[in-house]
């Protein structure tokens, strides 16, 4: 350089089931308050369209994203975070911004646990990174147990 491998509550992806979301968002009805085209709403301008807006009360009542369990795929920078680009969607049209999403660059993590505080989330779930303790694997150097190094790495063939 190629080819095949390992760690381990590994990593990631579709699919069903059940929960939770939530008796929430939302629609009627009823009551009263405010407001009423010069006013009020649709994230900001600008059009453009609509005609209300909050509380309570009685009926009716979702979904998303996240997560559990099974099954199946695809694997060991697996995969995840950032930095910036570009193309593509939503969000009533431009623009601005907000959200996904895909492909590429720049940085950083070997992994998985617990803690802290911090961001998202309905959440005490769970996730991201970022600090920390110790375990784990690998390899190096020392010696019978410490120190370090970092997946562009390690093992094993050719």
């Nucleotide at each position: 350089g190629a080819u095949a491998g390992a760690g381990g509550c590994g990593c990631g992806g579709u699919u069903u089931u059940a929960a939770a979301g939530a008796g929430u968002a939302u629609g009627a009805u009823u009551u009263g308050g405010c407001g009423u085209a010069u006013a009020g709403c649709u994230g900001g301008a600008c059009a453009a369209g609509c005609u209300g807006u909050g509380a309570a009360u009685u009926c009716a009542g979702a979904a998303a994203g996240g997560g559990a369990a099974a099954a199946c795929c695809g694997c060991c920078g697996a995969a995840g975070a950032u930095u910036a680009g570009u193309u593509u969607u939503c969000u009533u049209g431009u623009c601005c911004g907000g959200a996904a999403a895909a492909c590429u660059u720049c940085u950083c993590u070997g992994g998985g646990a617990c803690g802290c505080a911090g961001c998202a989330g309905a959440a005490u779930a769970u996730g991201c990174g970022g600090c920390g303790u110790a375990c784990u694997g690998u390899c190096a150097c020392a010696g019978g147990u410490g120190u370090g190094g970092a997946g562009a790495g390690c093992u094993a063939u050719c």